[in-house]
RNA sequence: AGAGUUUGAUCAUGGCUCAGGAUGAACGCUAGCGGGAGGUCUAAUACAUGCAAGUCGAACGCCCCGCAAGGGGAGUGGCGUACGGGUGCGUAACACGUACACAACCUGCCCAAUACUGGAGCAUAUACCCGGGAAACUGGGGGUAAUACUCCAUAACAUGUAGAAUCGGCAUCUUUUCUACAUUAAAGCUCCGGCGGUAUUGGAUGGGUGUGCGUCUGAUUAGCUAGUUGGUGAGGUAACGGCUCACCAAGGCUACGAUCAGUAGCUGGUCUGAGAGGAUGAUCAGCCACACGGGCACUGAGACACGGGCCCGACUCCUACGGGAGGCAGCAGUAGGGAAUAUUGGACAAUGGAGGCAACUCUGAUCCAGCCAUCCCGCGUGAAGGAUUAAGGCCCUCUGGGUUGUAAACUUCUUUUCUCUGGGAAUAAAAACUUGUAUUCAUAUAAGCUUGAAGGUACCAGAGGAAUAAGCACCGGCUAACUCCGUGCCAGCAGCCGCGGUAAUACGGAGGGUGCAAGCGUUAUCCGGAUUCACUGGGUUUAAAGGGUGCGUAGGUGGUCUUGUAAGUCAGCGGUGAAAGCCUACAGCUUAACUGUAGAAUUGCCAUUGAUACUGCUUGACUUGAAUCAUGUUGAGGUGGAUGGAAUAUAUCAUGUAGCGGUGAAAUGCUUAGAUAUGAUAUAGAACACCAAUUGCGAAGGCAGUUCACUAAACAUGUAUUGACACUGAGGCACGAAAGCGUGGGGAUCAAACAGGAUUAGAUACCCUGGUAGUCCACGCCCUAAACGAUGUAUACUCGACAUAUGCGAUACACUGUAUGUGUCCAAGCGAAAGCGUUAAGUAUACCACCUGGGAAGUACGUUCGCAAGAAUGAAACUCAAAGGAAUUGGCGGGGGUCCGCACAAGCGGUGGAGCAUGUGGUUUAAUUCGAUGAUACGCGAGGAACCUUACCUGGGCUAGAAUGUAACUUGACCGCUCCUGAAAGGGAGUUUUGUAGCAAUACACAGGUUACAAGGUGCUGCAUGGUUGUCGUCAGCUCGUGCCGUGAGGUGUUGGGUUAAGUCCCGCAACGAGCGCAACCCCUUUUCUUAGUUGCCAGCGAGUAAUGUCGGGGACUCUAAGAAUACUGCCUGCGUAAGCAGAGAGGAAGGAGGGGAUGACGUCAAAUCAUCAUGGCCUUUAUGCCCAGGGCUACACACGUGCUACAAUGGCGGGUACAGAGGGUCGCAACACAGCAAUGUGAAGCUAAUCUCAAAAAGCCCGUCUCAGUUCGGAUUGCAGGCUGCAACUCGCCUGCAUGAAGCUGGAAUCGCUAGUAAUCGCAAAUCAGCAAUGUUGCGGUGAAUACGUUCCCGGACCUUGCACACACCGCCCGCCAAGCCAUGGAAGUUGGGUGUACCUUAAGACGAUAACCGCAAGGAGUUGUCCAAGGUAAAACCAGUAACUGGGGCUAAGUCGUAACAAGGUA
Repeated sequence: AGAGUUUGAUCAUGGCUCAGGAUGAACGCUAGCGGGAGGUCUAAUACAUGCAAGUCGAACGCCCCGCAAGGGGAGUGGCGUACGGGUGCGUAACACGUACACAACCUGCCCAAUACUGGAGCAUAUACCCGGGAAACUGGGGGUAAUACUCCAUAACAUGUAGAAUCGGCAUCUUUUCUACAUUAAAGCUCCGGCGGUAUUGGAUGGGUGUGCGUCUGAUUAGCUAGUUGGUGAGGUAACGGCUCACCAAGGCUACGAUCAGUAGCUGGUCUGAGAGGAUGAUCAGCCACACGGGCACUGAGACACGGGCCCGACUCCUACGGGAGGCAGCAGUAGGGAAUAUUGGACAAUGGAGGCAACUCUGAUCCAGCCAUCCCGCGUGAAGGAUUAAGGCCCUCUGGGUUGUAAACUUCUUUUCUCUGGGAAUAAAAACUUGUAUUCAUAUAAGCUUGAAGGUACCAGAGGAAUAAGCACCGGCUAACUCCGUGCCAGCAGCCGCGGUAAUACGGAGGGUGCAAGCGUUAUCCGGAUUCACUGGGUUUAAAGGGUGCGUAGGUGGUCUUGUAAGUCAGCGGUGAAAGCCUACAGCUUAACUGUAGAAUUGCCAUUGAUACUGCUUGACUUGAAUCAUGUUGAGGUGGAUGGAAUAUAUCAUGUAGCGGUGAAAUGCUUAGAUAUGAUAUAGAACACCAAUUGCGAAGGCAGUUCACUAAACAUGUAUUGACACUGAGGCACGAAAGCGUGGGGAUCAAACAGGAUUAGAUACCCUGGUAGUCCACGCCCUAAACGAUGUAUACUCGACAUAUGCGAUACACUGUAUGUGUCCAAGCGAAAGCGUUAAGUAUACCACCUGGGAAGUACGUUCGCAAGAAUGAAACUCAAAGGAAUUGGCGGGGGUCCGCACAAGCGGUGGAGCAUGUGGUUUAAUUCGAUGAUACGCGAGGAACCUUACCUGGGCUAGAAUGUAACUUGACCGCUCCUGAAAGGGAGUUUUGUAGCAAUACACAGGUUACAAGGUGCUGCAUGGUUGUCGUCAGCUCGUGCCGUGAGGUGUUGGGUUAAGUCCCGCAACGAGCGCAACCCCUUUUCUUAGUUGCCAGCGAGUAAUGUCGGGGACUCUAAGAAUACUGCCUGCGUAAGCAGAGAGGAAGGAGGGGAUGACGUCAAAUCAUCAUGGCCUUUAUGCCCAGGGCUACACACGUGCUACAAUGGCGGGUACAGAGGGUCGCAACACAGCAAUGUGAAGCUAAUCUCAAAAAGCCCGUCUCAGUUCGGAUUGCAGGCUGCAACUCGCCUGCAUGAAGCUGGAAUCGCUAGUAAUCGCAAAUCAGCAAUGUUGCGGUGAAUACGUUCCCGGACCUUGCACACACCGCCCGCCAAGCCAUGGAAGUUGGGUGUACCUUAAGACGAUAACCGCAAGGAGUUGUCCAAGGUAAAACCAGUAACUGGGGCUAAGUCGUAACAAGGUA
């Protein structure tokens, strides 16, 4: 000191969360020791038991023991019990803190001083006697003492009254001195040393009282107060005082927050923080309050009294039922509550306290010990060496390597700690006692002697022996630390983001690692981070946030010069700011924590002395702020009246006839009872065309025909006047669009509601026809708007340019200067950016208003206002981790612009209807194997399923397996042949024989068997993958380097102007270049040339045939196949800067890419394929593997795709006849001949092919026939007879002949292909293949068109731009009702509880007062009685809280229902 989290990415805003520190803590796991601290935060709940306050015989009498000395006991008396100790209920207060004050006070014991201490008297307790009572306790009788009580005397420097003088004080008053009169005191004991007593003064200590300042939250608490505020008098008190009372007056407090409500002991301090602050108030210390709840007084120096009293109440206990006793918030302890907090310990040795002359006694104060890791601090659990880097674990690319890990074992060493043994403190200073010394007679001092709870503790020494001692959390990012296995959106984790749906570093386990360590984590709370309430130190155009506007009160702030003052301010000094704590230094415990000593600090308050710049107050002046005045100017400024024309509607009349009106198209509506239209007249209300604008005016809302009256303002000019009169403005007052409300008018138009017609799936809408409130006026309310410049008001300062309105400068429509407005663009600057920019969102000042995550919610409750509608003020529970701003890149739009494509249009031919073929879906089945499914599946994988293929089904078999390799063992041949069984596979039986080297053993080769290691799988995952492929798309795009711009994502380049098939090229330009694509390079074709001529060719020459390049020969031609050339807008004309375009241009075989092919950028679709192949992981192993037979993939109500054949005369049939190209062929093609109607068969030449052959090309052409029919069209279907292939044509092949002769007469909605050698049409060949379901596919040639005006529209695409709430990217996002579940909450008939106040009744103890009877000589008392008062009761209200049938909305929830409101022009902005 920061980090994570909103986005595809970015910046900023903004919340949430984390890392740090702390605790009187608790919980989980774990635990060796010591030191120092701390320890009921909850029930101020209830308490058993013990202890916590006594002491004095030197005040007194008596009793007991004792010979006495002496000791003990109850009581009278004295002092103490008001301290110490506990707790935090109450208290928001002079309670506390701080500083002053008391001229308004008290103070036992203590200190100092002065004076005194004389006499007399009456009682009484204990004890005794007699009683009452269960007890507690108590009555009567006679007797007794005192330092108990009473009286008398004496007495002032005391007190009171009166008087005189005098010092001082703000005042009331007061100091000092003097005079007179009056009043008031005592106690003795003694060991003779002393201890006491009384009065007074002073001091000290402790208290009491008053005042300034400080001291929590709520205004959804705004008014409170009758002893209240003051006065006079009296009472009361230690003392002032309404403290109390009588009378008089009517005051007092409050927005600087009274009153009320809630909460709370306050402080020194503590925790945190850089600080300012924030939170807190355990332990220690100061003050306060309280002592079972409440009230009250007594005694006393002191109390309204924790371990005293009286009364009321609640509770507990005892009881003989009559009556009594009690108060742990003292120390222990118990119960209870609670997440949770200790021993019924020791000692008065020390410190302190009470009493006492003292010894001494008492002391749960205190000092110690016990328990608890609750906290802080310290120590240890060993150290050195030691590699074969052991075994084991874990991981991996697995004959091996890595890691655990020098870790262990092992060797040597040490002994803190531990165990045992021994020694052993300080704390003790002093007092007391004894004996001395000195003296001021108070004490001081010397020696001796006694006293230790803690404790045989701390500490020291010796011996022994690594011996007794490590855990916890974490390892996805934040945040240090990674792998394997298991699990499979399950189980679970999680502080935030988020992990988990079969390869999880995030769950669980393991190995390893990281962090801290006798602790570690979790939870809770506080501060920090959070500048996220901002004084230090924030904001308000769009993120939350400027009040709708003005006037103005309080308040805040305020121009220039000057006088005085010294309140603020600054400085010096004094007092205080308790101690402890914090900080610094030093010191003591071995160190530290801890403790001691000293210093510093204590930022504050008070007093005092100065300073006077600034602020305040005050004096005098000034003119520039402000206002006034004069003269002008300007304008839809306001209010009231008068008036005008156009339009609209209605009414009447006239002309006139069938429609009008309305819409996308219609209908409702009006109209033959005469509409609409046209003309005339009349009436009514409302609004003011053109001018008119980017204009003007006004505080805002707002203001528009013309004119009159009244009225307000702004501006300009001025050598005028006043002289700071100013700015802002909480409350307050006024104004305040539209809609709405009330009363009364008015009502033409328009028009919520409503009605009808349309649209639609619906249409309570958009559109249409009507139409009422309202719209208009007067008066009165309402008081809100995106009341917006989303920008408060005022003042000052800070470059410019342009436009415009109104003034002024003699005139002027130039021009120019200046002032005030209204606008646009920009410098600096600011801003997250967009943008703002002298009209600031810049730089500053003053004042006001407002904001603090989103939702719930501008809601609820309360209050105020309102006739109502509603407005103003304005939360919380709960819930989410975001919500929101600006800009960027994409994508998208029923946004825009430009352009392209058989995309449309223009044409030609099809599909969709029929029959058949084929594929798919569906259905069926034992199986109908699997895959492909919009475009981009469906004559697709398959370029050929009868068996095989084959993956499917049924059945029969095999298990290291059907194949191959290696090693070992074994057999010696294997192969082949024969037989039995069987559907076959398989099983069984038999038969025959070895090779090479070597004499042989044996070795090698080969083959079979067995064993072992590597099997096998068309099983799953194409969403784990490679490779391959489809599509966008042969579309023109996709990027990079450097530079520049931007905070950044990004942009620029690649956009712009042209051009192109093209990001093709040119020009321009903060860009300059480059890459992958385009084009070209490659192949075929088109033309020519060269070369070469066999199997091809044959012009010329020769030979030959019935005929044929048949033969000799030839290279001319065709052709073949190698090379080369040709085309480049090169030339011309026109246009153009250029690129380029145009031309029936020239030339040329070909012209602007000549035609075709191959070639497919970055990427998209988790596109397709694990069944071509390869491959990770998973699954399977007498089966999901392998072999075999048969079946199935060929099923069939149906639906779809792709095709073939047709429906006929541009045709069918018969006969004749012509012209290709490209391919195939020895397991083959087969001429030719013969047989057969034919398929085909038999024989057979040639050909391994430019040689032979398949091979007939067909459409075409010629001749004939048919004559528009379900036909001489069409050929399905079926029957019979044959042929071919093949082990085998039943399921399930093809072909031939004869016979049969179905549907179909050109095809609905819709839809496909094609722009030239193309469509259409015609045939030929090949692959696969035994054969073939081929009408398919791939090629080949023959014949050979029509049309394109054009880009509005449909589809797809490219570029630029615009909007966006989309980014899984429009197949997006998203809203509301309803239904279901959960959660919190508002209202509510009621009901329950709480505290507070008021009124009335009653009234204990007590206090104050009154009082003839009784007692007493009296003082006085008893009794009675009046007033006040705790508790109690009654009553009516208010407030707060709980609960409630029912009810309201809200939030959350995986895929529910209905629509589609918003985001694009979101389809009605």
Molecule: small-subunit ribosomal RNA
Organism: metagenome